[in-house]
Molecule: RNase P RNA; transfer RNA
Organism: soil metagenome
RNA sequence: GCUAACCAGGCAAUCGCCAUAACCCUUUGGGAAGUGGAGGAAAGUCCGGGCAGCAAAGAGUAGGACAGUUGCUAACGGCGACCGGGGGUGACCCUAGGGAAAGUGCCACAGAAACUAUACCGCCAGCUUCGGUUGGUAAGGGUGAAACGAGUGAGGUAAGAGCUCACAGCGACGCAUGGUGACAUGCGGAGGAGGUAAACCCUGUCUGCUGCAAGGAGGAUUACAUAUAAGGCUACUCGUCUGUAGAUCCUAUUAACCGCUUGAAUCGUGCGGCAAUGCACGGGCUAGAUAGAUGAUUGUCGCCAGCGCGAUAAGCGCAGGUACAGAACCCGGCUUAUCGGUUAGC
RNA sequence: GCGGGAUUGGCCGAAUGGCUUAGGCGCUGGACUGUGAAUCCAGCCACGAGAGUUCGAUUCUCUCAUCUCGCCCCA
Numbered sequence: 001g002c003u004a005a006c007c008a009g010g011c012a013a014u015c016g017c018c019a020u021a022a023c024c025c026u027u028u029g030g031g032a033a034g035u036g037g038a039g040g041a042a043a044g045u046c047c048g049g050g051c052a053g054c055a056a057a058g059a060g061u062a063g064g065a066c067a068g069u070u071g072c073u074a075a076c077g078g079c080g081a082c083c084g085g086g087g088g089u090g091a092c093c094c095u096a097g098g099g100a101a102a103g104u105g106c107c108a109c110a111g112a113a114a115c116u117a118u119a120c121c122g123c124c125a126g127c128u129u130c131g132g133u134u135g136g137u138a139a140g141g142g143u144g145a146a147a148c149g150a151g152u153g154a155g156g157u158a159a160g161a162g163c164u165c166a167c168a169g170c171g172a173c174g175c176a177u178g179g180u181g182a183c184a185u186g187c188g189g190a191g192g193a194g195g196u197a198a199a200c201c202c203u204g205u206c207u208g209c210u211g212c213a214a215g216g217a218g219g220a221u222u223a224c225a226u227a228u229a230a231g232g233c234u235a236c237u238c239g240u241c242u243g244u245a246g247a248u249c250c251u252a253u254u255a256a257c258c259g260c261u262u263g264a265a266u267c268g269u270g271c272g273g274c275a276a277u278g279c280a281c282g283g284g285c286u287a288g289a290u291a292g293a294u295g296a297u298u299g300u301c302g303c304c305a306g307c308g309c310g311a312u313a314a315g316c317g318c319a320g321g322u323a324c325a326g327a328a329c330c331c332g333g334c335u336u337a338u339c340g341g342u343u344a345g346c
Numbered sequence: 347g348c349g350g351g352a353u354u355g356g357c358c359g360a361a362u363g364g365c366u367u368a369g370g371c372g373c374u375g376g377a378c379u380g381u382g383a384a385u386c387c388a389g390c391c392a393c394g395a396g397a398g399u400u401c402g403a404u405u406c407u408c409u410c411a412u413c414u415c416g417c418c419c420c421a
Stems, first nucleotide, its partner, number of pairs: 001346007009301007017037004023031003039324001043335002046333005051211004058238004063207005068082005083097001084095004098202002103200002105196003120141002122137006151167005170192001173188006215258002218250005223244002230242004266283007302322003306318004347417007356371003364401001373389005394410005
């Protein structure tokens, strides 16, 4: 230098906050010992899932997302391993990586020409008023980010050209071998094709909408209506389902209570697997606030770098620093912020 | 907490992926005038930040920052 994992200052005293509650009291109440009390990102809300409601949610279309292969997973746009491409001396790192031969669009300026049309300079031939003009050529020059695959030699020609041949090389495609596969290696190979899909689009796969401010909490009486209506299924169509909406009374009076934290969680051991991860056994319970608790002060020790004394060491002294940030239904990822430190491998 | 939208000079505001990013208000200097206003001429000042796609990005994609809007129950 590279990679991975982990930690996120310790202790004590004092004053406080939230939850719970052994127990005590004058018991619809009050007090209270003890116990527990933020993170690796709790953040951004960028994806995915659980859960809840809409009909335990259906079909098609539209719309949206994704895109090498193979595995993992509840699921994913995530992760692992591998393949191809790129970077680095290297350990290693990066990679939105289907299709441009279905179609359409765009490719400014320059340039003859930006995709099937054509020739500015040059080279060659004819004509010529010697200024040019007509035709051939696409090897050379020039333009541009990009110019129609192509090197060397020989033949060929008016001049040239894969126009032809030999050798060497590239790509589409075919065959063989290896691999689950992407693909790799070898042999053959005339049908030679610009770029752009983070332009429209095509192909394949997935996808209903709304988010805990989701959502849950009643009972009785009465009025109207009997269907080509009205309404729900929150993009559209189909399909499908349902009696409707008011009045009065009782319960309830608060932004209460439930949802709310035991979970695809976590720790340890063993086994399978390169790994992501899976299985088995065992252990413990580990915040739950609602304007939002988890804090503040002091002392001391630790760590970091600076200055002075000292000898440049040991040591002593002085003044500093010790991050990013904070739960709000829960979980798996991604991304971003972060003073510093530890361990392991290369 | 959840879900949308926006960001271009001092202010407002336009843009087909293609020249030095229009235009208006403003500001500075000059002309005109005895002076000022108005008018005319000239000039200054911008794509929120960082990556990527592309020959080329204000525009397309991703990440971040800032601003802004909307959303519950009281039967």